Molecule: glmS glucosamine-6-phosphate activated ribozyme aptamer
RNA sequence: GUCCCAUCACAAGCGCCAGCGCUGCGCCCGCUCUGUGCGGGGCGCAGACGACGAGGAGAGGGGAGUAUCGAAGAUUUCGGCGGAUGCCCCUCCGCACCCCUCCGGGUGCGCACGCAGCCGACAAAUCCCCGGGCGACCGGGGGACAAAGGGGCUGCGGCCGGGGGAC
Numbered sequence: 001g002u003c004c005c006a007u008c009a010c011a012a013g014c015g016c017c018a019g020c021g022c023u024g025c026g027c028c029c030g031c032u033c034u035g036u037g038c039g040g041g042g043c044g045c046a047g048a049c050g051a052c053g054a055g056g057a058g059a060g061g062g063g064a065g066u067a068u069c070g071a072a073g074a075u076u077u078c079g080g081c082g083g084a085u086g087c088c089c090c091u092c093c094g095c096a097c098c099c100c101u102c103c104g105g106g107u108g109c110g111c112a113c114g115c116a117g118c119c120g121a122c123a124a125a126u127c128c129c130c131g132g133g134c135g136a137c138c139g140g141g142g143g144a145c146a147a148a149g150g151g152g153c154u155g156c157g158g159c160c161g162g163g164g165g166a167c
Stems, first nucleotide, its partner, number of pairs: 014082004019078001022047008030038002052070003058092006093110005099165007113157007127142006
């Protein structure tokens, strides 16, 4: 590069569904103004829903399991299962902390110290529109609005020993 098989991977705030509730169909019961009406109850079959995004990984191993942040809502973002970049412990690697450098140890961290204050930016759902479905609902498009972390600035705080060097 070509041909063939094939839809297995392309999901980690992620996946799944035995419960409750919900939808459609069928059957039974109930009510009834007797209109094949009501939709109250039950059973069966089929189905839909079942967390909205932001942030989060040095390498390996082990452990416990309600693993950070806000948005919406106020019957389900309920109930549950599995996982997970979070947390704890060990080893290794790396970064910061001494005037510089190297070695050993210590502390804090993980493109890399902690604490406090200030500044500024960033989302999706809800909503609107379109489409699909008998329906519960689903898909696509458009727009607005967060907090934490991270970023910028300021302040405070941040080792010990040894070799070499500078002053």